A computed fold for a 79-nucleotide RNA from a Desulfobacterales bacterium, annotated as c-di-GMP-I riboswitch aptamer. Of the family's consensus pairs, 95% are formed in the model.
[in-house]
């Protein structure tokens, strides 16, 4: 420094689904639970998708990072 993941070691994260609480909703926090995951760490910057609103087209605001790309920080090993 690359970010490549086969063998390992320490170990992370946490889907659905339960409660419990916010939120018109999408969905988000906690606590249980683990389908999975080597960036499932973090950014809404571009598409996609959902949800409010106004409406003829279409435009605004929100979610979603575990849809995709894309940018950025990083344990370990380095076959």
């Nucleotide at each position: 420094u690359c970010a490549a993941g086969a063998u390992a070691a320490c170990g992370c994260c946490a889907a659905a689904c339960c409660c419990c609480g916010a939120g018109c909703a999408a969905u988000c926090g906690g606590g249980g639970g683990a389908c999975g995951g080597a960036a499932a760490g973090c950014c809404a910057c571009g598409g996609g998708u959902c949800c409010g609103c106004c409406g003829g087209a279409g435009g605004u605001g929100g979610a979603u990072g575990g849809c995709c790309g894309g940018g950025u920080u990083a344990c370990c090993u380095g076959a």